RNA sequence: GGGCCCAUAGCUCAUUUGGUUAGAGCGUCGGACUCAUAAUCCGCAGGUGCUCGGUUCAAUCCCGAGUGGGCCCA
Repeated sequence: GGGCCCAUAGCUCAUUUGGUUAGAGCGUCGGACUCAUAAUCCGCAGGUGCUCGGUUCAAUCCCGAGUGGGCCCA
C1' cells in the first nucleotide's frame, strides 16, 4: 500500500433482503427463601444501535466518507 470482516445494554450476542414499542443470557439493583451466605425463584432499571452525511413517508438494516479493532496478501 491492497483486500475481507466486525462495531447494538456493564459483558457476550440476537434482531436483515427498511415498517410503526430493539430483545435474550449473564451481571447490577429490589424482593422471596435462609440463623446467615451461596444456589434457586420473582420483579425493575439499563440503548445517541461507533461518528458524520446521503437515499426514503419511514433507516440498527441500504449508500458514501471517517474512526477503532481483527484477519490475509504485498